The RNA shown here (TPP riboswitch aptamer (THI element)) has 97 nucleotides and comes from a Methylococcaceae bacterium. Model confidence (mean pLDDT): 77 of 100. Taxonomically the source falls in Methylococcaceae (Bacteria, Pseudomonadati, Pseudomonadota, Gammaproteobacteria).

RNA sequence: CUGUUGAAACAGGGGUGCCUGCCGUGCGGCAGCGCUGAGAGAGACCCUCAAACCCGAUCCGGAUAAUGCCGGCGUGGGAAGUUUCAAGGCUCGCGGU
Numbered sequence: 001c002u003g004u005u006g007a008a009a010c011a012g013g014g015g016u017g018c019c020u021g022c023c024g025u026g027c028g029g030c031a032g033c034g035c036u037g038a039g040a041g042a043g044a045c046c047c048u049c050a051a052a053c054c055c056g057a058u059c060c061g062g063a064u065a066a067u068g069c070c071g072g073c074g075u076g077g078g079a080a081g082u083u084u085c086a087a088g089g090c091u092c093g094c095g096g097u
Stems, first nucleotide, its partner, number of pairs: 001089002004087007011048004016042001017035002019032005053078003059072004
C1' cells in the first nucleotide's frame, strides 16, 4: 500500500410460495411436526460490490400432489456501507550474514 479473507460496531436492503382442511359469495381469513429452503411475519433468516433480492416471467426444459421444486435464461440488466481490528499478499528502508 492492498475492492484477499475473517470478525465487531452502527446503519441499511430483501423475500415470505405451493398443497390439504375449515369459514366465507368470488377475493380473503384461520389451521397443519404437509413440500422445498438459510428463512414461507420470524423481531428471526439472508445480504450490503455481488452466488441476498428484483426485472425479463402469464418465459423455456425437466420433475412433482403442487409450487422459482431443479436447471436454463445468467460471464445479462438493476440492486443496499462506512469505520475499526486481526490475518494474508506486495513494495521500500535499516541491521546482520
The sequence was found by an Rfam model in a public genome assembly.